c-di-GMP-I riboswitch aptamer from Mycetocola zhujimingii, 74 nucleotides, folded computationally. Rfam family: c-di-GMP-I riboswitch aptamer. Its family is annotated with cyclic-di-GMP binding in the Gene Ontology. Model confidence (mean pLDDT): 91 of 100. The RNAcentral record of the sequence draws on Rfam.
RNA sequence: CACCGAUAACGGCAAACCCGACGUAAGUCGGCGGCGCAAAGGCACGGGACCCACGGGUUAGCCGGUCUACCGAA
Numbered sequence: 001c002a003c004c005g006a007u008a009a010c011g012g013c014a015a016a017c018c019c020g021a022c023g024u025a026a027g028u029c030g031g032c033g034g035c036g037c038a039a040a041g042g043c044a045c046g047g048g049a050c051c052c053a054c055g056g057g058u059u060a061g062c063c064g065g066u067c068u069a070c071c072g073a074a
Stems, first nucleotide, its partner, number of pairs: 004072002012037002018031005035061001041067003045064003048059004
């Protein structure tokens, strides 16, 4: 350094419900909350699923891919 992920350590993120706002909607943002996550950090490139005003859009916590990253046992 790479691979890998432990009854290690410091931490991190934040599901559903509910409240408010935005959006036709899927859904997004903020708050509460904590189901879980070793990339549940980023990217809509491929596939899937969802929505639609049929032009498109959403989902990265659906899968794959790619980029970046904390720690260091076997």